[in-house]
Predicted 3D model of a 73-nucleotide RNA (transfer RNA) from a Bdellovibrionota bacterium. Its Rfam family is "tRNA". NCBI's taxonomy places the organism under Bacteria, Pseudomonadati, Bdellovibrionota.

């Protein structure tokens, strides 16, 4: 230098053929116990790394740009 793979909620990480983003875990609130552990109900939280670009619509698809990881010289 150049070839894959990869960034999506604090935290791991799903999202299938382009149609209004989701789990588990954490955080609070409420309930059930005399309290704690646990166990149920809810509820906050996202510019889908970034800039374009194509569409009636983009987490997706095209470009290019960071950043990390592997392999190649």
């Nucleotide at each position: 230098g150049g070839g894959c793979c990869g960034u999506u909620a604090g935290c791991u990480c799903a999202g299938u053929u382009g149609g209004u983003a989701g789990a588990g875990u954490g955080u609070c609130u409420c309930g059930a116990u005399g309290g704690c552990a646990u166990c149920g109900a809810g509820a906050a939280g996202g510019u889908c790394a970034c800039c374009a670009g194509u569409c009636c619509g983009a987490a997706u698809c095209u470009g290019g740009u960071a950043c990390g990881g592997u392999c190649c010289a």